[in-house]
c-di-AMP riboswitch aptamer (ydaO/yuaA leader) from a Nitrospirota bacterium, 138 nucleotides, folded computationally.
Its mean pLDDT, the model's own confidence on a scale to 100, is 77.
RNA sequence: UCUAAAAAGCAGCCGAAAUCCAUCGGGAAAUGGAUGCGGGGGAACCACUAUCGGGGCGUAUUUCCCGGUACAACCGGGGAUAGGGCACUUCCAAGCCUGAGCCCGACAGCUAACCUCGUAGGCAUUUGGAGGGGCAAU
Numbered sequence: 001u002c003u004a005a006a007a008a009g010c011a012g013c014c015g016a017a018a019u020c021c022a023u024c025g026g027g028a029a030a031u032g033g034a035u036g037c038g039g040g041g042g043a044a045c046c047a048c049u050a051u052c053g054g055g056g057c058g059u060a061u062u063u064c065c066c067g068g069u070a071c072a073a074c075c076g077g078g079g080a081u082a083g084g085g086c087a088c089u090u091c092c093a094a095g096c097c098u099g100a101g102c103c104c105g106a107c108a109g110c111u112a113a114c115c116u117c118g119u120a121g122g123c124a125u126u127u128g129g130a131g132g133g134g135c136a137a138u
Base pairs, nucleotide, nucleotide: 012123013122014121018035019034020033021032022031023030036119037118038117039116040115041114046109053107054104055103056102057101062080063079064078065077066076067075068074083098084097085096086095088132089131090130091129092128093127094126
């Protein structure tokens, strides 16, 4: 000096998942309350005609191939794909990642009043062009 890996720290990122107050306490955490944000249930009118189950949160849907096996179901693996994300934001181009998981329990269309639940978890450096905006410095 170059390359790779690990650890720590961030202007920050995905997400509704934040802020304030009180109690306990050295502090954090925990518990409770409020505000904000997000979800579910729930009339009339309208919509739907179902019974093969059905439904909810979420971007995470629809499929093809291989193996476990002889079929279905199920499990595992590999492709593709609707969709979603990548440091103010919009458009264009390229690149990368993802395309999960969980819940209700025979039951839910929309839905005013009303009722009710959640406020977690996981990460950390993608660039270029055009336009708009914000902040700081001079």